[in-house]
This is a predicted structure of a 147-nucleotide RNA (FMN riboswitch aptamer (RFN element)) from Oceanobacillus alkalisoli. The prediction has a mean pLDDT of 77. It matches the Rfam family "FMN riboswitch aptamer (RFN element)". Rfam's curators write: The RFN element is a highly conserved domain that is found frequently in the 5'-untranslated regions of prokaryotic mRNAs that encode for flavin mononucleotide (FMN) biosynthesis and transport proteins. This element is a metabolite-dependent riboswitch that directly binds FMN in the absence of proteins. In Bacillus subtilis, the riboswitch most likely controls gene expression by causing premature transcription termination within the 5' untranslated region of the ribDEAHT operon and precluding access to the ribosome-binding site of ypaA mRNA.The FMN riboswitch structure, reported in present an FMN-bound six-stem junction, adopts a butterfly-like scaffold, stapled together by opposingly directed but nearly identically folded peripheral domains. Rfam links the family to the GO term FMN binding. The source organism's lineage runs through Bacteria, Bacillati, Bacillota, Bacillaceae and Oceanobacillus.

RNA sequence: CAAUAACUUCGGGGCAAGGUGAAAAUCCUUACCGGCGGUGUUCAAGCGUCAUGCUUGUAAGUCCGCAACCCGUACUCUUUUUUAGGGGCGGUGGAGCUGGUGAAAUUCCGGCACCGACAGUUAAAGUCUGGAUGGGAGAAGUUUUGG
Repeated sequence: CAAUAACUUCGGGGCAAGGUGAAAAUCCUUACCGGCGGUGUUCAAGCGUCAUGCUUGUAAGUCCGCAACCCGUACUCUUUUUUAGGGGCGGUGGAGCUGGUGAAAUUCCGGCACCGACAGUUAAAGUCUGGAUGGGAGAAGUUUUGG
């Protein structure tokens, strides 16, 4: 440095204030939050040319994908069969325009918008409670093998 398998650790934020009401952290005004990988006209560090540059890190809730949640299947494992559970596979799966700069931006800057699983609840939830001390996209590291 590369590959493979195993193991270890890590791996989600948010209702402050007011109004109505018998009752709302659920409605209304207003506020607040933004998982993971990719892309990247910014920024930082390093390197380099006569010059354009190069490398690494960093930069999107609304772009391209993924995960969680939910549904199905009966391929596989566990189970005495059924059933049930785990894995696999398939499905579902929200939301952005506009002006500016520029060779190039749905990513930068300005403006105005928009979105957010399921179950529960004296009243409808992105923010409360619960499944969840769960799962997880993935991130880092160790070991192993090879050069």